């Protein structure tokens, strides 16, 4: 110096918070949704659970 493995930290996993758990990535990373020539279309505040806050739809007072 480069590669590989382990433990710690640290970041990411399409728009907020917090907790739990999986994944990924180590800074030229991880990670930045889909469809469709285009025009314009589609689901979600989660990678998954569970709270909050926003938003969106239905009823009711």
């Nucleotide at each position: 110096c480069g590669u590989c493995g382990c433990g710690c930290c640290g970041g990411g996993g399409a728009u907020g918070g917090g907790g739990u758990u999986c994944c990924c990535c180590g800074u030229g990373a991880a990670c930045c949704g889909c469809c469709g020539c285009a025009a314009g279309g589609c689901u979600g505040a989660u990678g998954a659970c569970c709270c909050c806050u926003g938003u969106c739809g239905c009823g009711c007072c």

A computed fold for a 61-nucleotide RNA from a Pseudomonadota bacterium, annotated as Fluoride riboswitch aptamer (crcB RNA motif). Its mean pLDDT, the model's own confidence on a scale to 100, is 81. The model forms 100% of the base pairs in the Rfam consensus.